[in-house]
RNA sequence: AUCGAGAGAGGCUGAGGGAACCGGCCCGUCGAAGCCUCGGCAACCUGCUCCUCGGGGCAAGGUGCCAACCCCGGCCGGGCGAUAGCCCGGGAGGAU
Numbered sequence: 001a002u003c004g005a006g007a008g009a010g011g012c013u014g015a016g017g018g019a020a021c022c023g024g025c026c027c028g029u030c031g032a033a034g035c036c037u038c039g040g041c042a043a044c045c046u047g048c049u050c051c052u053c054g055g056g057g058c059a060a061g062g063u064g065c066c067a068a069c070c071c072c073g074g075c076c077g078g079g080c081g082a083u084a085g086c087c088c089g090g091g092a093g094g095a096u
Base pairs, nucleotide, nucleotide: 001096002095003094008038009037010036011035012034016027017026018025021074022073023072024071039066040065041064044062045061046059047058048057049056050055070093075090076089077088078087079086080085
């Protein structure tokens, strides 16, 4: 700085998984997590290049990622409402 975009098949294996705690909601023996192979997405680092020096373009070597908004909420503020609850903004935590 960004986080409402994007991108999955096969093999081994066998019961969990969605970061952690709580609550919810989902995914999972029509095969979770993990490992391997191949593929893909993106463009943070990197390389090249253009530039009005703010930045733009191309590539894809190193990372990362490939269910659901970072799955949603938790804390604070505001709005609506009827107390239930709903919506908006921010934060905390997290990931890159």
This is a predicted structure of a 96-nucleotide RNA (SAM riboswitch aptamer (S box leader)) from a soil metagenome. RNAcentral holds the sequence, with entries from MGnify. Model confidence (mean pLDDT): 86 of 100.